This is a predicted structure of a 73-nucleotide RNA (transfer RNA) from Sergentomyia squamirostris. The prediction has a mean pLDDT of 80. NCBI's taxonomy places the organism under Eukaryota, Insecta, Neoptera, Phlebotominae, Neophlebotomus. Its Rfam family is "tRNA". Rfam classes the family as a transfer RNA.
RNA sequence: GCCGCUGUGGCUCAGUUGGUAGAGCGUCGUACCGACUAUACCAAGGUCUCGGGUUCGAACCCCGACAGUGGCA
Numbered sequence: 001g002c003c004g005c006u007g008u009g010g011c012u013c014a015g016u017u018g019g020u021a022g023a024g025c026g027u028c029g030u031a032c033c034g035a036c037u038a039u040a041c042c043a044a045g046g047u048c049u050c051g052g053g054u055u056c057g058a059a060c061c062c063c064g065a066c067a068g069u070g071g072c073a
Stems, first nucleotide, its partner, number of pairs: 001072007010025004019056001027043001029041003049065005
């Protein structure tokens, strides 16, 4: 330099043919308990890497950029 893949709560990931973003773990609180590591219930936390475009509507489609990763030279 060229080609491909990935980028979504703190972490690991899902998200169907474009229609109000979810799970597990973790965290806060409450209950239970003599107590707590267990258990149950509840809550907070992301407008989806960035910019632009298409569309009534974009995490999802198109273009560009950035970061990570693999391959080729």